The RNA shown here (transfer RNA) has 71 nucleotides and comes from an uncultured Clostridia bacterium.
RNA sequence: ACCCGCUUCGUAUAUCGGUAGUACAACUGGCUCUGACCCAGUUGGGCGUGGUUCGACUCCAUGAGCGGGUG
Numbered sequence: 001a002c003c004c005g006c007u008u009c010g011u012a013u014a015u016c017g018g019u020a021g022u023a024c025a026a027c028u029g030g031c032u033c034u035g036a037c038c039c040a041g042u043u044g045g046g047c048g049u050g051g052u053u054c055g056a057c058u059c060c061a062u063g064a065g066c067g068g069g070u071g
Base pairs, nucleotide, nucleotide: 001070002069003068004067005066006065007064010024011023012022013021018054026042027041028040029039030038047063048062049061050060051059
């Protein structure tokens, strides 16, 4: 330099065009003499920009970051 793939709560991982979920973590409450365990609940997320569409995490273009490959 070129080619391919990936990017979603703090972490991991679903959702293949129609309200973005789950687990762990965190926080609050319950339980307990206290803590842990356990139970109930809460907060928090689509890499940027543009396009297609009535509607985009999803399709397209481009940029960025990360990984792999060729030379």
The prediction has a mean pLDDT of 81. Its Rfam family is "tRNA". The family's RNA type in Rfam is transfer RNA.